Overview
Predicted 3D model of a 384-nucleotide RNA (Bacterial RNase P class A) from an Actinomycetota bacterium. It is recorded under the gene name rnpB. The model forms 91% of the base pairs in the Rfam consensus. RNAcentral holds the sequence, with entries from ENA. The prediction has a mean pLDDT of 77. It matches the Rfam family "Bacterial RNase P class A". About the family: Ribonuclease P (RNase P) is a ubiquitous endoribonuclease, found in archaea, bacteria and eukarya as well as chloroplasts and mitochondria.

[in-house]
RNA sequence: UGAGCUGGCCGGGUGGUCGCGGCUAGGCGACGGCGGCAACGCUGGCGACUUGGCCGAGGAAAGUCGGGACUCCGCAGGGCAGGGUGCUGGCUAACAGCCAGUCGAGGCGACUCGCAGGAAAGUGCCACAGAAAACAGACCGCCGAUGGGCGGUUGGACCGGUUCGCCGGGACAUCCGCCACAGGUAAGGGUGAAACGGUGCGGUAAGAGCGCACCAGCGCUCGGGGUGACCCGGGCGGCUCGGCAAACCCCACUCGGAGCAAGGUCAAAACGUGGGAGGGGCGGCCCGCCCAAAUCUCCCCAGGUAGACCGCUCAGAUGGAUGACCACCCCUCCGCCCGGCAACGGGUCGAGGACAGAAUCCCGCUUACAGGCCGGCUCACCGU
Numbered sequence: 001u002g003a004g005c006u007g008g009c010c011g012g013g014u015g016g017u018c019g020c021g022g023c024u025a026g027g028c029g030a031c032g033g034c035g036g037c038a039a040c041g042c043u044g045g046c047g048a049c050u051u052g053g054c055c056g057a058g059g060a061a062a063g064u065c066g067g068g069a070c071u072c073c074g075c076a077g078g079g080c081a082g083g084g085u086g087c088u089g090g091c092u093a094a095c096a097g098c099c100a101g102u103c104g105a106g107g108c109g110a111c112u113c114g115c116a117g118g119a120a121a122g123u124g125c126c127a128c129a130g131a132a133a134a135c136a137g138a139c140c141g142c143c144g145a146u147g148g149g150c151g152g153u154u155g156g157a158c159c160g161g162u163u164c165g166c167c168g169g170g171a172c173a174u175c176c177g178c179c180a181c182a183g184g185u186a187a188g189g190g191u192g193a194a195a196c197g198g199u200g201c202g203g204u205a206a207g208a209g210c211g212c213a214c215c216a217g218c219g220c221u222c223g224g225g226g227u228g229a230c231c232c233g234g235g236c237g238g239c240u241c242g243g244c245a246a247a248c249c250c251c252a253c254u255c256g257g258a259g260c261a262a263g264g265u266c267a268a269a270a271c272g273u274g275g276g277a278g279g280g281g282c283g284g285c286c287c288g289c290c291c292a293a294a295u296c297u298c299c300c301c302a303g304g305u306a307g308a309c310c311g312c313u314c315a316g317a318u319g320g321a322u323g324a325c326c327a328c329c330c331c332u333c334c335g336c337c338c339g340g341c342a343a344c345g346g347g348u349c350g351a352g353g354a355c356a357g358a359a360u361c362c363c364g365c366u367u368a369c370a371g372g373c374c375g376g377c378u379c380a381c382c383g384u
Stems, first nucleotide, its partner, number of pairs: 001380010012329007020056008028047002031044005058355001062366002065364005070259004082255005087101005102116001103114004117250002122248002124244003139189002141185003146182002148179005154173002158169004197215006216240002218237008263310004272301001274300005279291004330353004335348005
């Protein structure tokens, strides 16, 4: 200098004018209470009014994904079913969160990512391609030892003929060559995400952990380190065993449901199979007589609808406020002018400055975001 990794922070500022919500102090207005003959005074809350003061969104207020506070309902205890979580240690009220580590994957590296228990309990699945996809498999290729076929060599029991010299046939056996029929073979080719360890030597008819050496993995075991996940080293065993559990399943831990439209308080009208009291006439009153007798009147009560308030917060609305405009400054970009070899610096006109806005509260996660600031680290090249 260039290319990257990572942690934290900010996310416009000042002034003016107008506007919105809440609280508060005063004014004004109507109303209520008390006092007063009255004017009026004191006082209480109220307000589509008015003046002043103070306060008034975010890093994510978003998605509503995880957890909790809070509220109501349910719940003796145990089991089954079902859901969730799933490497280790710690933090936390709790979490699927955070911190530190382990392992695996990616990157030269800083570093990043991971729903990271069990596939050697059982069941199931593995598209396409391929001969074959899981106690494997023979398409091409290789072999064809063994068995089989053909040809030849040598031997030859035996049979026939004979001039007794031999001649012809010949089961069977030996060896050689050929065929590639049975069969053997997983070394090689080819298919695939994946083909049942890798390299070499031996071995073999050809091959093969078939044998051996080294390497890799797995299992068992011993020693050491670590709280632990796990790591390091030694020995033994040819053990070589595929993947998928975000398929069923197994194992360990864990889990009631609904949510502020939760829920609570006050409480019209109407209604009530709730309770109580009661009438009119004659009469001064009682008794008495007559009329009426419940579907009437009044009072109380209960539930709780409309409605209001609380829940609800130093933002605290409930048709949901937290804004708009102007000026200057700041940042970015384009054009023009000036200076300069250039990088760049100065001036000026114009444009742009994101994502997005509480609704009971809190802790997290995820997602969106113009632009900017500070710190740490890695790699490459150059100079000293």